[in-house]
Context: one part of a larger RNA
Molecule: small-subunit ribosomal RNA, central domain
Organism: Bacillariophyta sp.
RNA sequence: UUGGGCGUAAAGGGUUCGUAGACGGUAUUUUAAGUUAAAUAUUAAAUUUUAAAGCUUAACUUUAAUUAAAUGUUUAAUACUGUUAUACUAGAGUUGAUAAUAGAAAAGUAGAAUUUUAUGAGUAGGGAUAAAAUCUGUAUAUACAUAAAGGAAUAUCGUAAGCGAAGGCAACUUUUUAUAAACAACUGACGUUGAGGAACGAAAGUGUAGGUAGCAAACAGGAUUAGAUACCCUGGUAGUCUACACUGUAAACGCUGAGUGCUAAAAUUUAAAAGUAAUAUUUAGAUUUUUUAAGCUAACGCAAUAAGCAUUCCGCCUGAGGAGUAUGAUCGCAAGAUUGGAACUC
Repeated sequence: UUGGGCGUAAAGGGUUCGUAGACGGUAUUUUAAGUUAAAUAUUAAAUUUUAAAGCUUAACUUUAAUUAAAUGUUUAAUACUGUUAUACUAGAGUUGAUAAUAGAAAAGUAGAAUUUUAUGAGUAGGGAUAAAAUCUGUAUAUACAUAAAGGAAUAUCGUAAGCGAAGGCAACUUUUUAUAAACAACUGACGUUGAGGAACGAAAGUGUAGGUAGCAAACAGGAUUAGAUACCCUGGUAGUCUACACUGUAAACGCUGAGUGCUAAAAUUUAAAAGUAAUAUUUAGAUUUUUUAAGCUAACGCAAUAAGCAUUCCGCCUGAGGAGUAUGAUCGCAAGAUUGGAACUC
C1' cells in the first nucleotide's frame, strides 16, 4: 500500500456555513467523450516459456511456436455515466395567515435576601468549632425597629418539559430578530457532502476603562499535627459583574461526523390539525423518554433518535513508553494554541 476499523480496546474534527472537488430525482431527445464489440498497425533482436533437433549427456547452440496487455487508426452498438435540448413534481426552496418557544440582541421595571450607613430603643457579650483560638464588642457590638445606599443573582412555577448548529439559554415588560410542524399557492433539481477558508465557541486567563454587595485563588493569622507550605476557623486581594478588544481551549460527551432510503411491536412527552357539549378517540407528519423482536456486537449493550440493512461525501486510527515532548513554521500582548518527529527502551 491493500485490507480492516473509529460508543467503552488506537481512532468522529468543539459546532455551523461554505469554495474547489466527489456524488446526485423522473420522462423523452441529441451526441458518442467514458464504455462495449470487430478489423488492422506497432511494441527490434537476444532473453523468458513451450516443442523438437545437434554436439556421447548436461550446460550450450540451432529451428519453430505462443497468449495477454498497452497505444494509434477504421467501422459499428447506445443499456449505463457524461454531453445537448425540452418538460415534470415526489427532493430542495419562497410567500401567506394561525399558534408555540429559558432561541438571540437592546432598553426599562420589580420583589425577596446578604452587606454597609444613619437614627431609635437596649446591655454584655457576640461569632466560630469536634473542642478552641485568632476575630469582634463599653469608642455600646450581637439581637430588634425605621429609613437609605449599592452590587450581584432571579425562590415557588420547574419538569425524562421547551428552545438553540454547538457553546449554551430561566423574574417581568416593550422593541427588533430567529426557527421546527400542519395547510394553500408558487419556483422547478436550484440538491448532499465538503480539502483549504470564514464565523461562532463554557470556564479560566490577558489588555484598556468602569464597577465591587456576596463569594473567593494568592496572601496573613488561629488551630490540628511529629511536621501541616493542607483539610477546619477568622480575615482577605486578583477574579467573579459591565463595555470594547484578544485568547480558541474542555470528560467542548450521546466518549456515537453529516445527508438520504428501508426495516417488527408496545407505552410515553411537547406543540399543532381533525373530532366531541367535555373527556375520549382518530389520522398523516414533527418531537421527548422508556421497554423489547429480528439483526448487529468480543462482550457490555444498541435496537426506527441504531451500534440493524444499504448508499454518498468528509475527518481520523495502525503496539506501549519516549511525547502531544524536541525542532521548524503559522497565530498570540503574554499565558500559550495549531501543526508535529526521531534516537533510545520494552